[in-house]
RNA sequence: AGUGUUUCAGGGCAAACCAGCGGAAACGCUGGGACGCAAAGCUACGGGUCUGUCGACGUCCCGGAGAACGAAGCGGUACGGGGCGUCUAUGAUCGCCGGGCUGCCGCU
Numbered sequence: 001a002g003u004g005u006u007u008c009a010g011g012g013c014a015a016a017c018c019a020g021c022g023g024a025a026a027c028g029c030u031g032g033g034a035c036g037c038a039a040a041g042c043u044a045c046g047g048g049u050c051u052g053u054c055g056a057c058g059u060c061c062c063g064g065a066g067a068a069c070g071a072a073g074c075g076g077u078a079c080g081g082g083g084c085g086u087c088u089a090u091g092a093u094c095g096c097c098g099g100g101c102u103g104c105c106g107c108u
Base pairs, nucleotide, nucleotide: 001108002107003106004105012037013036017032018031019030020029021028022027035095041101042100043099045098046097047096048093049092050091055087056086057085058084059083060082061081062080063079
């Protein structure tokens, strides 16, 4: 430097779940705990997936003017509030896949 995970040695990481904390949530961090992993190390670069704060639209309910018409009134509309639904990333996921970077051991 290349290559492999056949194998050795030293080992490494830590799913679900539980507790605490953060967050709108997805999810993350810490501790416990091991389903598994030869990169289950790092990196949101590409794709996929998740969430939906802030927004957009639709629908339903409640309140509800002014102007116009009008004898008057009702109704409707603008607008405001609430429920439900759909869309949506700037958020998240590297233990979903790929890319990039790096590492241990063996062999050459």
This is a predicted structure of a 108-nucleotide RNA (c-di-GMP-I riboswitch aptamer) from an Alicyclobacillaceae bacterium. Model confidence (mean pLDDT): 81 of 100. It matches the Rfam family "c-di-GMP-I riboswitch aptamer". Rfam links the family to the GO term cyclic-di-GMP binding. Rfam describes the family as follows. GEMM was predicted in a large-scale screen for bacterial structured RNA regulatory elements. Lineage of the source: Bacteria > Bacillota > Bacilli > Caryophanales > Alicyclobacillaceae. The sequence was found by an Rfam model in a public genome assembly.